This is a predicted structure of a 350-nucleotide part of an RNA (small-subunit ribosomal RNA, central domain) from Viscum album.
[in-house]
Context: one part of a larger RNA
RNA sequence: UUUGGCGUAAAGCAUCUAUAGGUGGCUUUUUAAGUCCACCAUCAAAUCCCAGGGCACAACCUUGGACAGGCGGUGGAAACUACCAAGCUGGAGUAUAGUAGGGGCAGAGGGAAUUUCUGGUGGAGCAGUGAAAUGCUUUGAGAUCGAAAAGAACACCAACAGAGAAAUCACUCUGCUAGGCCAACACUGACACUGAGAGACGAAAGCUAGGGGAGUGAAUGGGAUUAGAUGCCCCAUUAGUCCUAGCCGUAAACGAUGGAUACUAGGCACUACACGUAUCGACCCGUGCAUUGAUGUAGCUAACGUGUUAAGUAUCCCUCCUGGGGAGUACGUUCACAAGAAUGAAACUC
Numbered sequence: 001u002u003u004g005g006c007g008u009a010a011a012g013c014a015u016c017u018a019u020a021g022g023u024g025g026c027u028u029u030u031u032a033a034g035u036c037c038a039c040c041a042u043c044a045a046a047u048c049c050c051a052g053g054g055c056a057c058a059a060c061c062u063u064g065g066a067c068a069g070g071c072g073g074u075g076g077a078a079a080c081u082a083c084c085a086a087g088c089u090g091g092a093g094u095a096u097a098g099u100a101g102g103g104g105c106a107g108a109g110g111g112a113a114u115u116u117c118u119g120g121u122g123g124a125g126c127a128g129u130g131a132a133a134u135g136c137u138u139u140g141a142g143a144u145c146g147a148a149a150a151g152a153a154c155a156c157c158a159a160c161a162g163a164g165a166a167a168u169c170a171c172u173c174u175g176c177u178a179g180g181c182c183a184a185c186a187c188u189g190a191c192a193c194u195g196a197g198a199g200a201c202g203a204a205a206g207c208u209a210g211g212g213g214a215g216u217g218a219a220u221g222g223g224a225u226u227a228g229a230u231g232c233c234c235c236a237u238u239a240g241u242c243c244u245a246g247c248c249g250u251a252a253a254c255g256a257u258g259g260a261u262a263c264u265a266g267g268c269a270c271u272a273c274a275c276g277u278a279u280c281g282a283c284c285c286g287u288g289c290a291u292u293g294a295u296g297u298a299g300c301u302a303a304c305g306u307g308u309u310a311a312g313u314a315u316c317c318c319u320c321c322u323g324g325g326g327a328g329u330a331c332g333u334u335c336a337c338a339a340g341a342a343u344g345a346a347a348c349u350c
Stems, first nucleotide, its partner, number of pairs: 004321002007304002012318001015200003021194003025088004031082001033081002035077006042070002049065006091191001092188003096183001098181002103177007110154001114150003118146004125136002162169002206247006215241002220236004258317006266295001268293002271290001273288004299306002323350003332343004
C1' cells in the first nucleotide's frame, strides 16, 4: 500500500458557503495520452525454476532453456477513460402563476402577573418548614380596595404540528428581506456532486465599554439539619440574567447516525400544494409531488435495533479511528483583553 471500520464498542468536523483537487448524464465525430495486441532491442554473470549431464547417491559441480515483469522503440485496434468538434434534455438552473410558515432584521402597540411607592379600610400577626429559627411587623405589617412607576416574560390557542444550515425561532400589527413546496412546461443546455486549506454563522457561561435592574440568583452572610455540613431546606443578597456595540468559539452543539445520486414489500397517520370526484358551497373521498411521524417485510446487525427519512443494495467525495491509563496533559506554535481555544506527544504503567 492492498485490506478493515465510524447509531450504542475507538471513530461523522456544531452547521453551512465555497477555492484547489477528486468524481461526473445521453448521441455522433476527431486524436491516440491512458488501455489492448504483435514485433524489435535491452534488463552482466552467478542465484531461483524446468529438462539433461558428472562426482557410487545426495549435498555439490556443470550444460541448455526459459516463464513472468520493467524501461525504450516500431506497427496496429478504437470498446472504455481522456482530448477535439457538434448536438440533446432526463441532472442542474432561470423566468411565469400560485401557496404554507414562531425563517431573519427593524419599528409601533397590548393585557395578565410580580415588585416597589402612594392613598383609604382595618388592627395582630405575617412569612417559612418535615419541624423550626433567622427575617418582616403597633414608626401599623400581612389582608383588601383605588392611583402611579418599573423591568422581564408573553397563559389559553399548542399539536405526535410548523420554519430554519445549524445554533435556534411564539402576545398583536406594520415595513424591509431570505429560503422552501407545487403547477404548467417557456428558456439555458451538464452549467453537476463533494470539498483539503479558507470564509461565514454559532446555546449557555464568561470578558470589555455604556445603559438598565422587577423577578430570579452563582459567590457571600445568617438560620436550621448533622458527629461534622464549606451541601441538600429556609431568610436575605452581589455579579449575572435584559438592551446597545464589540470579543470569546465551546456543549450529551445528539438522530451520539457527514453530504449527494439511484434502486429495493406493504398498510396507517400529519402538514402544504395541485388535479379529479362530489356539492348550492365548504368538507369527505381518490390520485400525484414534497415534508413529518408511529409500525413493519426482505435485508443488515454482536445484540439492541434499523428498516424507501436505512444502520439494506451500489457509486462518488470529505472528516475521523487503531488497547486502557498517563492525557486532551507537557512542550512548541497560532488565535484571544483575559478566561482559555485549536493543534497535540513521550517516559512510565497495566